[in-house]
Context: one part of a larger RNA
RNA sequence: UGACGGGGGCCCGCACAAGCAGCGGAGCGUGUGGUUUAAUUCGAGGCUACACGAAGAACCUUACCUAGACUUGACAUAGGCGUGGUAGGUUGCCUGAAAGGGGACCGACCUUCGGGAGCGCUUACAGGUGCUGCAUGGCUGUCGUCAGCUCGUGUCGUGAGAUGUUCGGUUAAGUCCGGUAACGAGCGCAACCCUCGCCGUUAGUUACAAGUGUCUAGCGGGACUGCCCGGAGGAACUGGGAGGAAGGUGGGGAUGACGUCAAGUCAGCAUGGCCUUUAUGUCUAGGGCUACACACACGCUACAAUGGUCGGGACAAUGGGAAGCCAAGCGGUGACGCGGAGCCAAGCCAUCAAACCCGGCCUCAGUUCGGAUUGCAGGCUGCAACUCGCCUGCAUGAAGUCGGAGUUGCUAGUAAACGCGCAUCAGCCAUGGCGCGUUGAAUACGUUCCCGGGCCUUGUACU
Numbered sequence: 001u002g003a004c005g006g007g008g009g010c011c012c013g014c015a016c017a018a019g020c021a022g023c024g025g026a027g028c029g030u031g032u033g034g035u036u037u038a039a040u041u042c043g044a045g046g047c048u049a050c051a052c053g054a055a056g057a058a059c060c061u062u063a064c065c066u067a068g069a070c071u072u073g074a075c076a077u078a079g080g081c082g083u084g085g086u087a088g089g090u091u092g093c094c095u096g097a098a099a100g101g102g103g104a105c106c107g108a109c110c111u112u113c114g115g116g117a118g119c120g121c122u123u124a125c126a127g128g129u130g131c132u133g134c135a136u137g138g139c140u141g142u143c144g145u146c147a148g149c150u151c152g153u154g155u156c157g158u159g160a161g162a163u164g165u166u167c168g169g170u171u172a173a174g175u176c177c178g179g180u181a182a183c184g185a186g187c188g189c190a191a192c193c194c195u196c197g198c199c200g201u202u203a204g205u206u207a208c209a210a211g212u213g214u215c216u217a218g219c220g221g222g223a224c225u226g227c228c229c230g231g232a233g234g235a236a237c238u239g240g241g242a243g244g245a246a247g248g249u250g251g252g253g254a255u256g257a258c259g260u261c262a263a264g265u266c267a268g269c270a271u272g273g274c275c276u277u278u279a280u281g282u283c284u285a286g287g288g289c290u291a292c293a294c295a296c297a298c299g300c301u302a303c304a305a306u307g308g309u310c311g312g313g314a315c316a317a318u319g320g321g322a323a324g325c326c327a328a329g330c331g332g333u334g335a336c337g338c339g340g341a342g343c344c345a346a347g348c349c350a351u352c353a354a355a356c357c358c359g360g361c362c363u364c365a366g367u368u369c370g371g372a373u374u375g376c377a378g379g380c381u382g383c384a385a386c387u388c389g390c391c392u393g394c395a396u397g398a399a400g401u402c403g404g405a406g407u408u409g410c411u412a413g414u415a416a417a418c419g420c421g422c423a424u425c426a427g428c429c430a431u432g433g434c435g436c437g438u439u440g441a442a443u444a445c446g447u448u449c450c451c452g453g454g455c456c457u458u459g460u461a462c463u
Base pairs, nucleotide, nucleotide: 002462003460004459005458007457008456009455010454011453012452013451015447016446019410020409021408022407023406026301027300028299029298030297031296032295033294034292035291042053043052064287065286066285067284068283069282070281073125077124078123079122080121081120082119083118088106089105090104091103093102094101095100109116110115127276128275130274131273132272136270137269138265139264140263141261143259148187149186150185151184152183153182154163155162156161167178168177169176193253194252195251196250198221199220200219201218202217203216204215207212208211224247227241228240229239230238231237303403307362308361309360310359311358312357313356320349321348324343325342329338330337331336369400374395375394376393377392378391379390380389416439417438418437419436420435421434422433
């Protein structure tokens, strides 16, 4: 100087408290451990691994296993030699699960006529999701959107170093003010950027029955403690008020300082070294990644009457669509099929949002709750749904009566509840992820305590 303390002081954060909804018990989905397996590919491991890489594992993916096959190779560059029925294509031939191996037939291109391209052989080499994230780049997580981390000159100290950055106030903030052997400056904070809320204006494809401007998308304005009162040194600032769509950072986002964890990633990519080279490379078929006595994590659905079910009625926003979205009409109980209009989309389509409101039934029951599981019959995608897809109908109707110790999220258009869209995608194991709107709360006395953090100070046998 730091670090640490079951030392002290000050301060902050859904950290506690106050509340609301959960998890921990049940069934199921997913991930992980373990076990099993020929293989159940690999990585991630307290917070910061465990619906994580994976925004789509039937084949492919695929890295794993078994079996079959290839060896200048599936792919690149270069040198040498060779090649004219060559490259390429077709095939109904033989073998085979395919890949591959062998055979038959058809049959090119450019050219300066030297050749080139292609192909075959050969040599250098290719290839490796093989190892090392403790050799690395890049990127990322975390402390933490915390308020800190430093430098120049000066001054002090033998020196390490200190000062500045401490102190008194104040702030969300090393924010600002005052003071001050310091005076300045940089990276951070804030602002500049995007978005939502108000107003004006320009334009009018679309919308609506017209011309209007809901709306769309550009431009501009608006908020600055600007005004008033109180407190304060009449400083920063702070309490209240007016006006205003909005008030003291208006809400949300993007933005992550010096550094820490030899944190994570050699399997995104790149890359040093090491290893491999008829195999640790490459191709193919099938299997596996989907196993199942168990254990944990994250979720979904419930246990019901603030509910279930039947009938009727109402209101969104984001986003998507040509190998696509798919209307009307018809068939089917239905999934779906037929059909073919419109739309390259503010135009057409998916598209009737659901919770909600009105009315009927159910009357506390393992039930008209709950839907797991299983049987049968179907539909769809796809070369192919046995291992191992989704959906529909009928039947079946399990556990579950609110969950021990413990534990999570959230302070407002938030929590909770309700549906809708999108990416990936042939299909889908999505209850996941990312968005969108609809309905819309409760509580915060306070900072003693738990956790994490900031500043000052103190002790130390640690640095």
Small-subunit ribosomal RNA, 3' major domain from an uncultured bacterium, 463 nucleotides, folded computationally. The full RNA is in RNAcentral, with records from ENA and SILVA. The prediction has a mean pLDDT of 82. Its Rfam family is "Bacterial small subunit ribosomal RNA".